[in-house]
Context: one part of a larger RNA
RNA sequence: CUGGGCUUAAAGGGCACGUAGGCGGUUGGGCGACCCACGUGUGAAAGCCUUCCGCUCAACGGAAGAACAGCGCGUGGAAAUACCAGACUCGAGGACGGUAGGGGAGCGUGGAACUCCUGGUGGAGCGGUGAAAUGCGUAGAUAUCAGGAGGAACGCCGGAGGCGAAAGCGACGCUCUGGGCCGUCCCUGACGCUGAGGUGCGAAAGCUAGAGGAGCAAACGGGAUUAGAUACCCCGGUAGUCCUAGCUGUAAACGAUGGACACUAGCUAAGGGGGGGCUCGUCCCUUCCUUGGUGUAGCGAAAGCGUUAAGUGUCCCGCCUGGGGAGUACGGUCGCAAGGCUAAAACUC
Numbered sequence: 001c002u003g004g005g006c007u008u009a010a011a012g013g014g015c016a017c018g019u020a021g022g023c024g025g026u027u028g029g030g031c032g033a034c035c036c037a038c039g040u041g042u043g044a045a046a047g048c049c050u051u052c053c054g055c056u057c058a059a060c061g062g063a064a065g066a067a068c069a070g071c072g073c074g075u076g077g078a079a080a081u082a083c084c085a086g087a088c089u090c091g092a093g094g095a096c097g098g099u100a101g102g103g104g105a106g107c108g109u110g111g112a113a114c115u116c117c118u119g120g121u122g123g124a125g126c127g128g129u130g131a132a133a134u135g136c137g138u139a140g141a142u143a144u145c146a147g148g149a150g151g152a153a154c155g156c157c158g159g160a161g162g163c164g165a166a167a168g169c170g171a172c173g174c175u176c177u178g179g180g181c182c183g184u185c186c187c188u189g190a191c192g193c194u195g196a197g198g199u200g201c202g203a204a205a206g207c208u209a210g211a212g213g214a215g216c217a218a219a220c221g222g223g224a225u226u227a228g229a230u231a232c233c234c235c236g237g238u239a240g241u242c243c244u245a246g247c248u249g250u251a252a253a254c255g256a257u258g259g260a261c262a263c264u265a266g267c268u269a270a271g272g273g274g275g276g277g278c279u280c281g282u283c284c285c286u287u288c289c290u291u292g293g294u295g296u297a298g299c300g301a302a303a304g305c306g307u308u309a310a311g312u313g314u315c316c317c318g319c320c321u322g323g324g325g326a327g328u329a330c331g332g333u334c335g336c337a338a339g340g341c342u343a344a345a346a347c348u349c
Base pairs, nucleotide, nucleotide: 003321004320005319006318007303008302012317014201015200016199017198021194022193023192025088026087027086029084030083033081035077036076037075038074039073040072041071042070049065050064051063052062053061054060091191092188093187094186095184096183097182098181099180103177104176105175106174107173108172109171110154114150115149116148117147118146119145120144121143125136126135162169163168206247207246208245209244210243215241216240220236221235222234223233258316259315260314261313262312263311266294267293268292269291270290271289272288273287274286275285276284277283278281298305299304322349323348324347331342332341333340334339
């Protein structure tokens, strides 16, 4: 050095891009580092091992032989890996033609609802609950009609459906813009996979400054309930929720399942493309991508997974190693702070 694991038992990094590194398609040639064979040198003596001998035996001692990880040099071989120059197209990328979509950003527009304001009608209640009360109302509420203002969210369509790397994305229009899929097989010619560090993105809450504030609503006040009620219910209500700029960087960030490639029965449904057939329709067959259900082999402790694997293999990364102490202390680092990241031990069972 070599173990076994990571859906639910401890364990997949929240997601991506990518540096170093690791790994890497087909084919002929070269080279011979690596590898193998043979030869040779070295591998001190002692020791170990074998045989024989000497002390009565043994330990001990003596002799001979064998052995020794390897290392150097020479000759030869050449499959794999590496290296050198070359070729190829199936991996990867590009081009061209199509195509679906709540993918992203900016600007604008719309209707419903809600609250507030003004005015009209109206005249005693409204609201709320298990029942009430606090609350609102003759200074005219609730209800209703008209007009105006404002902010936030976009019903039905809507789906087990779509898009996105994840977080996430849902009214409508315009502009800018990313990715996917299908078809042609035209171009490049291994340009690939993964990815320690690093960088970027990253729900909600929270923070800084400014704007905004309809509804909702931590905190808070009040009314109830109750033995109490710092709650559940009710009436209010401020941060916040929204916008701009910046920070934070977490989550049951979940498929609790890292990424890539290949292989291994089917059936069925849905979404997006393509091809073919005929009796051309609301038809049939077929192919690629995507999302589900069911299930064979196999796997699994079981539940279950099962071509979207948790099956069979290869490559790379991350992580686990009894419970508590503890995701804590200390140190370091990041942050305005809250806190984040990294991460023990004593002790104890």
Description
This is a predicted structure of a 349-nucleotide part of an RNA (small-subunit ribosomal RNA, central domain) from a metagenome. The prediction has a mean pLDDT of 89. RNAcentral holds the full RNA, with entries from SILVA.